[in-house]
RNA sequence: UGGGUCGUAGCUCAGGGGUAGAGCAGUGGGCUGAAGCCCCACGUGUCGGUGGUUCGAAUCCGCCCGAUCCAA
Numbered sequence: 001u002g003g004g005u006c007g008u009a010g011c012u013c014a015g016g017g018g019u020a021g022a023g024c025a026g027u028g029g030g031c032u033g034a035a036g037c038c039c040c041a042c043g044u045g046u047c048g049g050u051g052g053u054u055c056g057a058a059u060c061c062g063c064c065c066g067a068u069c070c071a072a
Stems, first nucleotide, its partner, number of pairs: 001071007010024004018055001026042005048064005
């Protein structure tokens, strides 16, 4: 310098045009002498940033930033 993959909740990750979810963690309650286990309830995330396409973008396109890999 060029190219590939990735960036979504505190963490690990789904979702690839119709307006965002799971597991774990966390909080409150129940249970217990107390705690753990177990049960119930609880998510206001500008979906890395910015512009574009579209009636509608986390999703498609351009540029930028960051991580990683390949080539030189």
Molecule: transfer RNA
Organism: Bacteroidota bacterium